[in-house]
Context: one part of a larger RNA
């Protein structure tokens, strides 16, 4: 990793609602007893039939209250109860697996820590303390030398103990080793045996170390299925509907409760929604500047202040502030204005439940992108918050190369049919190398700004121009004058001034640049000639150009490739293109119509059976009499009793007929319900979730079957059902097994780092 088997909403009690069944103003027993194949008793108790009040209590009323007030809850309007099934809740382990931990009782010091008792071990070599002896020395000592001696947590180094470094090993030789190297090695040394200390503890030259490969509190059994607002898992099918990621509160924020949104049921019949008209309030967008604030140009000189002049009076002011007139602006917390939408109401139309109320059951309370309007941020973010909308979530299909949230469009199933949407039509690749007119030359298209530029197309305005423009060429461009001033100089050309004037002219500035120290020189404006028809300036628009640098490889059209495009703009035609629409067939949900069957209620008719003269009283499981007792009440008392007693009246010989009532059967009509068939209409994406209908497994009861002429199981095939599945045939196998109805569950496996076994 794979295969097989096992593996998770159960059971009990109580309770709420729904379906069904029994009985019904009633329903029902519990414990228990007796019988025993599941019955009969048992009426305590429970629920209901009346409420209200805290209660005493009162009672169709009660409470509050002084109240005959008002108000609250009731009556008027009645269905319950017991069982059973389903769903939910509560209490229990309560769908399953999973902690770390906590507590209690025990077991451990054969590992290891410390200690106690008693034993054992330490090759060899080195150093040479004290003391002592002798000699020297001294008054005596001290002291010195030579010997002797053999001390030391002394030295070197095996055994032994240890493990600082490196390497190997690291599914190992080994759950701590091996090789090299290294520390101690007569000591606080090492070690054998026996013993002591125990978990709220021991021991510790102290590392939270060690206490049996386990230590911030050992192990084992028990409480125990601890608890887990957390993670994971939770097993067959089909059908109908289908969410939420929000609000409030929460030691609350990844959990809850209530509301919102879903589903199922009941009730409600012009409800909701939509459209139109009418009618409302508003202070947003916009606008505006009256107010609150901000602010611009010009003016006038009204007031105050400053400065200056003045002895003072007073005056001046290119200073400041306020006010006034005028020009132009700004505002979420400005408004003398003011929409569109939105929201409320009325009426009309449309609209057949999409509304609302009540009841059962949920899930959701981590949301995401995009578009509009806003707040925060940097008018940053795949940022964050609000609101309106939309898609995803829970939505497949087509487009965007690929691409949850963008564009188109909502998949019941089938079809080698048709038409379209977005988007496309040279090839990859389905469909136009389409039509008309333009633009672009940059591969722009196919990434980017400020800014820059005789790129190019179009438009507008304007100037000059056959009395000859623009460009080019030929010629001139002069004189007073070197204008005045300044200056060392200043002569058109450093600078300043200026009725920058006048003359000659076709024309020529007291000079447009270059130049000189200053002149000179070159040139321009301006003029004439040659030439010959357009030339210049400004603004706006379309498409382009530059600006333009990144890391593996073109790599900023998806690629090839594309230039009167296969690029861009405008207009048109045709085609392609989806699970959209249509066509045909089929399935299914809801609604409507028709028919059939079954059932139920009511009415009518027919038939059968039974009852019936009238009135009064009483009783309906008791009544009457008797006895005791004043009454209330009581009794081993008696009688009657599953209808009784009494009275009145009429008529017949009896019966038939008629009428009424009850019950049964049958028929018809009407209404309701269920099922089936046919037709029509509208639907059928779906997570959490709600609701409905089924398949299969094991066993039980009843009925009826199959099987050695071959059961179950296994293998293969065919047929069939929307599906879970089912049937048949063949083979294998060799003894049990289906079907129908009902019931009960240890009832369905792919996932849980699931468990067990196997490969």
């Nucleotide at each position: 990793u794979c295969c097989a088997g096992c593996g998770a909403g159960u059971u009990a009690u109580u309770u709420a609602c729904u379906g069904c069944u029994g009985c019904a103003a009633g329903c029902u027993u519990a414990a228990g007893a007796c019988a025993u194949u599941u019955g009969u008793c048992g009426u305590a108790g429970g629920c209901g039939u009346a409420g209200u009040g805290a209660a005493a209590g009162c009672g169709a009323g009660c409470c509050u209250g002084a109240a005959u007030a008002g108000g609250g809850c009731g009556c008027c309007a009645u269905a319950g109860u017991a069982g059973u099934a389903g769903u939910g809740a509560a209490u229990a382990g309560a769908c399953c697996c999973g902690a770390a931990a906590c507590c209690g009782g025990g077991u451990g010091a054969c590992c290891u820590a410390a200690c106690c008792a008693u034993g054992g071990g330490c090759a060899g070599g080195u150093u040479g303390a004290a003391g002592c002896g002798c000699a020297g020395g001294u008054a005596a000592a001290a002291c010195u030398g030579c010997g002797u001696g053999g001390a030391g947590g002394a030295c070197c180094g095996a055994a032994c103990c240890g493990c600082a470094g490196c390497a190997u090993g690291u599914u190992u030789c080994a759950a701590a080793a091996u090789g090299c190297c290294c520390g101690g090695a007569u000591g606080a040394c090492c070690u054998g045996u026996g013993g002591u200390u125990a978990g709220a503890g021991g021991u510790g030259a102290a590392a939270u170390g060690c206490c049996a490969a386990u230590c911030g509190a050992a192990c084992u059994c028990g409480g125990a299925g601890a608890u887990a607002g957390c993670u994971g898992g939770u097993u067959c099918u089909c059908c109908u509907c289908g969410a939420a990621a929000u609000a409030g509160c929460u030691u609350u924020a990844g959990g809850g409760c209530u509301a919102g949104c879903g589903u199922c049921g009941u009730a409600c019949g012009g409800u909701a929604g939509c459209u139109g008209a009418c009618u409302g309030g508003g202070g947003u967008a916009g606008a505006g500047c009256u107010c609150u604030g901000u602010u611009u140009c010009g003016g006038a000189a009204u007031g105050g202040g400053g400065u200056c002049c003045u002895u003072a009076c007073g005056g001046a002011u290119a200073c400041c502030c306020a006010c006034c007139c005028u020009u132009g602006a700004c505002a979420a917390a400005c408004u003398a204005c003011g929409a569109a939408u939105a929201c409320g109401g009325u009426c009309a139309g449309u609209g057949g439940a999409a509304c609302u109320a009540c009841g059962g059951c949920a899930g959701u309370u981590a949301g995401a992108a995009c578009g509009g309007c806003g707040g925060g941020g940097c008018u940053a973010a795949g940022c964050u918050c609000g609101u309106c909308g939309c898609u995803c979530a829970a939505a497949a299909g087509g487009g965007a190369a690929a691409c949850a949230g963008c564009c188109c469009a909502g998949a019941c199933c089938a079809u080698c049919a048709u038409c379209u949407a977005a988007g496309g039509u040279c090839c990859c690749u389905a469909a136009a190398u389409u039509u008309a007119c333009g633009c672009u030359a940059a591969g722009u298209g196919g990434g980017a700004a400020a800014c820059g530029a005789g790129g190019u197309g179009g438009g507008a305005u304007u100037u000059c121009u056959u009395c000859g423009a623009c460009a080019a060429c030929g010629a001139g461009g002069a004189u007073g004058u070197u204008g005045g001033c300044u200056u060392a100089g200043a002569a058109g050309c450093a600078g300043c001034c200026a009725u920058u004037c006048a003359u000659u002219u076709a024309a020529a500035g007291a000079g447009u640049g270059c130049g000189u120290a200053a002149c000179a020189g070159c040139u321009c404006a301006c003029u004439c000639g040659u030439c010959a028809a357009g030339a210049g300036a400004u603004c706006c628009c379309g498409c382009g150009c530059g600006g333009a640098a990144a890391a593996u490889g073109u790599a900023a059209c998806g690629g090839g490739g594309c230039u009167c495009a296969a690029g861009c703009g405008u207009a048109g035609u045709a085609c392609c293109g989806a699970a959209g629409a249509u066509a045909u067939g089929g399935a299914u949900g809801c609604c409507c119509c028709a028919g059939a069957a079954c059932u139920u209620a009511u009415u009518u008719c027919a038939u059968u059976a039974c009852a019936c003269a009238u009135u009064u009283u009483c009783a309906u499981a008791g009544c009457c009499a008797c006895c005791c007792g004043u009454c209330a009440g009581g009794g081993c008392u008696g009688g009657c009793g599953u209808c009784a007693a009494a009275a009145u009246g009429a008529u017949u010989a009896a019966a038939c007929a008629a009428g009424u009532g009850u019950a049964g059967u049958g028929a018809a009509a009407u209404g309701g319900g269920u099922u089936c068939u046919g037709g029509g209409g509208c639907g059928u994406g779906g997570u959490a979730g709600a609701g409905g209908a089924g398949c299969g497994u094991u066993g039980a009861u009843a009925g009826g079957g199959c099987a050695c002429c071959g059961a179950a199981g296994c293998c293969g095939g065919a047929c069939u059902g929307c599906g879970a599945g089912g049937u048949c045939c063949g083979g294998u196998g060799g003894a049990g097994c289906g079907c129908u109805a009902u019931c009960a569950a240890g009832u369905g496996a792919g996932a849980a780092u699931g468990c067990u076994g196997g490969a």

This is a predicted structure of a 759-nucleotide part of an RNA (large-subunit ribosomal RNA, domain II) from a soil metagenome.
The coordinates come from a structure-prediction model, not an experiment, and the mean pLDDT is 81.
Rfam family: Bacterial large subunit ribosomal RNA. Rfam links the family to the GO terms structural constituent of ribosome and ribosome.